[in-house]
RNA sequence: CCCUUAGAGUUUGAUCCUGGCUCAGGACGAACGCUGGCGGCGUGCCUAACACAUGCAAGUCGAACGGAACUGCAAGGAACAAGACUUCGGUCAAGUGAAUUGUACGUUUAGUGGCGGACGGGUGAGUAACGCGUGAGCAAUCUGCCUUUCAGAGGGGGAUAACAUUCUGAAAAGAAUGCUAAUACCGCAUAAUGUGCACAGUUGGCAUCGACAGUGCACCAAAGGAGCAAUCCGCUGAAAGAUGAGCUCGCGUCCGAUUAGAUAGUUGGCGGGGUAACGGCCCACCAAGUCGACGAUCGGUAGCCGGACUGAGAGGUUGAACGGCCACAUUGGGACUGAGACACGGCCCAGACUCCUACGGGAGGCAGCAGUGGGGAAUAUUGCACAAUGGGCGAAAGCCUGAUGCAGCAACGCCGCGUGAGGGAAGACGGUCUUCGGAUUGUAAACUUCUGUUCGGGAUGAAGAUAAUGACAUUAGUCCCGGAGCAAGCCACGGCUAACUACGUGCCAGCAGCCGCGGUAAUACGUAGGUGGCAAGCGUUGUCCGGAUUUACUGGGUGUAAAGGGAGCGCAGGCGGGAGAGCAAGUCAGCGGUGAAAUACAUGGGCUUAACCCAUGGGCUGCCGUUGAAACUGUCCUUCUUGAGUGAAGUAGAGGCAAGCGGAAUUCCGAGUGUAGCGGUGAAAUGCGUAGAUAUUCGGAGGAACACCAGUGGCGAAGGCGGCUUGCUGGGCUUUUACUGACGCUGAGGCUCGAAAGUGUGGGGAGCAAACAGGAUUAGAUACCCUGGUAGUCCACACUGUAAACGAUGAUUACUAGGUGUGGGGGGUCUGACCCCUUCCGUGCCGCAGUUAACGCAAUAAGUAAUCCACCUGGGGAGUACGACCGCAAGGUUGAAACUCAAAGGAAUUGACGGGGGCCCGCACAAGCAGUGGAUUAUGUGGUUUAAUUCGAAGCAACGCGAAGAACCUUACCAGGUCUUGACAUCGAGUGACGAGUUCAGAGAUGAGCUUUUCCUUCGGGACACAAAGACAGGUGGUGCAUGGUUGUCGUCAGCUCGUGUCGUGAGAUGUUGGGUUAAGUCCCGCAACGAGCGCAACCCCUGCCAUUAGUUGCUACGCAAGAGCACUCUAAUGGGACCGCUACCGACAAGGUGGAGGAAGGUGGGGACGACGUCAAAUCAUCAUGCCCCUUAUGACCUGGGCUACACACGUAAUACAAUGGCCGUUAACAGAGGGAAGCAAUACAGCGAUGUGGAGCAAAACCCUAAAAACGGUCUCAGUUCGGACUGUAGGCUGAAACCCGCCUACACGAAGUUGGAAUUGCUAGUAAUCGCGGAUCAGCAUGCCGCGGUGAAUACGUUCCCGGGCCUUGCACUCACCGCCCGUCA
Repeated sequence: CCCUUAGAGUUUGAUCCUGGCUCAGGACGAACGCUGGCGGCGUGCCUAACACAUGCAAGUCGAACGGAACUGCAAGGAACAAGACUUCGGUCAAGUGAAUUGUACGUUUAGUGGCGGACGGGUGAGUAACGCGUGAGCAAUCUGCCUUUCAGAGGGGGAUAACAUUCUGAAAAGAAUGCUAAUACCGCAUAAUGUGCACAGUUGGCAUCGACAGUGCACCAAAGGAGCAAUCCGCUGAAAGAUGAGCUCGCGUCCGAUUAGAUAGUUGGCGGGGUAACGGCCCACCAAGUCGACGAUCGGUAGCCGGACUGAGAGGUUGAACGGCCACAUUGGGACUGAGACACGGCCCAGACUCCUACGGGAGGCAGCAGUGGGGAAUAUUGCACAAUGGGCGAAAGCCUGAUGCAGCAACGCCGCGUGAGGGAAGACGGUCUUCGGAUUGUAAACUUCUGUUCGGGAUGAAGAUAAUGACAUUAGUCCCGGAGCAAGCCACGGCUAACUACGUGCCAGCAGCCGCGGUAAUACGUAGGUGGCAAGCGUUGUCCGGAUUUACUGGGUGUAAAGGGAGCGCAGGCGGGAGAGCAAGUCAGCGGUGAAAUACAUGGGCUUAACCCAUGGGCUGCCGUUGAAACUGUCCUUCUUGAGUGAAGUAGAGGCAAGCGGAAUUCCGAGUGUAGCGGUGAAAUGCGUAGAUAUUCGGAGGAACACCAGUGGCGAAGGCGGCUUGCUGGGCUUUUACUGACGCUGAGGCUCGAAAGUGUGGGGAGCAAACAGGAUUAGAUACCCUGGUAGUCCACACUGUAAACGAUGAUUACUAGGUGUGGGGGGUCUGACCCCUUCCGUGCCGCAGUUAACGCAAUAAGUAAUCCACCUGGGGAGUACGACCGCAAGGUUGAAACUCAAAGGAAUUGACGGGGGCCCGCACAAGCAGUGGAUUAUGUGGUUUAAUUCGAAGCAACGCGAAGAACCUUACCAGGUCUUGACAUCGAGUGACGAGUUCAGAGAUGAGCUUUUCCUUCGGGACACAAAGACAGGUGGUGCAUGGUUGUCGUCAGCUCGUGUCGUGAGAUGUUGGGUUAAGUCCCGCAACGAGCGCAACCCCUGCCAUUAGUUGCUACGCAAGAGCACUCUAAUGGGACCGCUACCGACAAGGUGGAGGAAGGUGGGGACGACGUCAAAUCAUCAUGCCCCUUAUGACCUGGGCUACACACGUAAUACAAUGGCCGUUAACAGAGGGAAGCAAUACAGCGAUGUGGAGCAAAACCCUAAAAACGGUCUCAGUUCGGACUGUAGGCUGAAACCCGCCUACACGAAGUUGGAAUUGCUAGUAAUCGCGGAUCAGCAUGCCGCGGUGAAUACGUUCCCGGGCCUUGCACUCACCGCCCGUCA
């Protein structure tokens, strides 16, 4: 230089942080589910080192040996016999050829003998070890076969298997006698460069010692075979090499300290034995050592490595396959043979197991290759071949080889290929969705033109093989023919995370990796269509690494999130000031050795490519050796003074220990005075007191604590320390610079100190006071309050060893702006004292940089650096259990796991809330007036009842509410009777009536009859009606928690927001807070804010004054009428008027406020309409509209009757009363306003006691009518259940209406109930208001104590904001945020 490093979801209303959980990636000797075409290369019992049937896996050499068998040859010739002859009796006979003998050009071989069975192959049980890895060493060693060199092989001997015979035994096997060979065995000879001893020499090294050469003595060897031969193969001794093996050492190599001490052959020595060799390896004796906090011993787990997986790397995990080492071979032990074993397919013994048996005895060892059972989620053929590679034996041919090469099975993995390619829109059918138009599946299919990877058939045909030999092999490859034919699935589709709709289901069924989804509109369940991803695979599960900087070496933290030890002293350890010199352990550099191969990387090459294989290169970060360098660390030497310490002179202090002394107060005791209470509390009571308390005076006793001074003042390491005096004693600070010369810092273990409570022994005990007792409080009160009161508190000695032992902040050192207090010293200036300047040590506050998640910290750091120690790693379980140690005990220290959750937590933000604070407002309280709650009635609701008592409304904000008016209708409910394209709408076709009148049946709907009979027209048709069939109508059926619209409420409260800017990592803040003021976020001033919007106010309407204009039906001055007029009243249109404008004072020279003048009206003049952002899933699907669901001869429609009016009871809202401010009677044409009036209001008049009736003038209204009461005046009643009150009931009437029985209103007469002012509680109202009096209207045939309006008469009170309720602003706390009707703890079910 290049390459290399990715995040996301989840705690909250939102934010930042801490922190855990989860996901996306890669890998696998895998398994499971669904699916499955081919080929290449690999891989395949991870579990029971469990047990094994059967076959095979180690033999070979006859050129070591004697036999045996076979065979050939030679001899031999029994026997048979083609054929010939025949007298048929037989004879001859080629040929075949037995026994027997000899021989070997031969073959095979049981045995003796040699070599090999120690290799190859398997497994990982054991092993925490020199077992493995790496690097050294053996002067302490061995090494068959192989290679090289030197020397040699003379001459003898005695046996033994085989074999034969006999015997034992079921078998396995064995015994006796006899014969025989060798490269089997044994003496003798020969003998050095061998070995041993002795002598003397040279030389080297690493301590013991080694190497070389010499002399003398002693000792030790051998085997032959083949071949005609040359010669070859063997044999013996020695030297060397190579290979292989053995031993020793440095370093490295898992977890646990809830394993801290271990060890007697243990450690060492002398001397022996043993071994190839060193060594306590073994033995006798002697000594008492050796290992261990740098982790011994013990327990658990594990074969180790090259490597493999993952990772940016550092690391973490792992040790299948391939390769190296080790260990093991049914379990344990032992040796033999051999060059090599303490031996997988050898031996012996013991154990377990299996098998055979004649019961006396025997046999066996698959962790070799196949295979079987078993175990298990799970892992293959009882295959072919020695053709290749390699191994054993052999001179060789060759034999053997489950090593190996191949094949078979398995998608188990990696890699490659295919399941077709081009064209093809009527965008077919079908499917799905739909807003019904269409969209999508989709060029996809069909259809057409091709191709032949694969597939089937046939032919041909390598390399692996140097001359021969091919299991694989129907090989690979190539060519021809046939023919799209035989070849696509799996998972997902809420976010993370690529991909969406419909239906079904309805917190069910189910899903889920985390968050979570499902309770009737589920993109999350199931199915379908579509889509996305991967693909002969795809998902799931398991395990490992990653992400996880979540154990942090790279690369984290500890004030509050988990985390600083309670404090000090101090051994080990770690770290350590200035200068100079030496050494070279660390460090750095050069060179050398090693770091096996394979793997990985790079570059090439070979299989069509790739996987795979081959070659080359670099590398393998390590270890060892050697040569240098000397800055830093180290070590050693010399030296220095600034760190540290000592000395000297001063100095402050509740520092510690001991002894003594003091006064105030409490309590108790004695005495005096004195009398009825004291004490205590929110209020009381228990308690004390006439036996004299409390109070007060005097005297005394005793214990404990030390007012004022006193102070974020002082001292101490911390805990802690406070009257005064004395004694003893520790530490600090300042000044000085005389001395030492790095003597320092920290500090695991260890030791010491260590509040309060507690424990032991002995004292002491005034007050206080756990436990306890009593009294209160309370639903209870094992508490808070009160009265008592014991341990304890105090002292001495001993123990305990913990605290929110806190600055929640370890110790030490250095550095890094300032300002201002305070305590103790020093120096300086000037002095009369101060003040002032400066410096050191403490102790506070504010504050910059910096830091922090923020809060905050900030020279007394939580800043910047350094050293050392302690501690943390999600919440709960739990500081619990077990163990150990400590303690008299209480208990302390150390300190887990199972299980469970997806959070727990820190800081800050917005709201809401508080029996938090401040300020302010409101008929909120207070001050008043009138009520409600008690009575009767009316009305609504609940409940109950019912065939039905239709439905809705539910704290305020439902309840005289929807309903401005249920006898039928309304009506939605119930019973019964009826209709089914329908009572209502649209569409097409047909017919022509429809309607009206009338009769009958019926409760009616309806049905059956009779009579009568079309209209408009642009001549196309239309209106209307009927019958049938469809599309459809209809639904006051459900869901107000799917909605629109409308409405209520907080609230006519003064608030709610935005843009830009600024501040903050951010949520957010600022503005909008502050000082005043207002009814008001109203206005003024100030201010990192400046502006703006919706609200407030104003603009609108009514009312109060005036003016102008206009006036009939109004008014009038004209005596009345008519007429006239428009001054007044009035009507209704337009203007004016009020603005703190003027003035005095207050205020900040403001906003504004207080008072006054003028004015009809004065500070918003009074009233109305007008309702911000939002809250309550507030109300309404029954006003209306509407999605979805549901009903369709009914949940639709029609009719009659009933019900909505029920009635033990409870509540709300009203009416009328309870009476004298009143009732009743009479008189006075007493006096309004606002409305209404034609199917209407109705006057005068008449009848009736009256409701009302008869009758009808006038009026579509400033014209006529409805149309006043209380009040006033006079009389009566005289406080009673009344001359109050009028319910209920009876009788008789009136009105409306088809119809007043259920179920209307009114009138008259009679009847005359409760009720004598209303418990707890609670409502309205601040002026033309409350209270009181009547009038009108809507609805309406009729029905008003309700509702909406109207005027008449017409008060009382407000000191004030402590309290109740509601609201606004600021601030504070918070574990609340569906927001205190919150959250949450315990017990029980």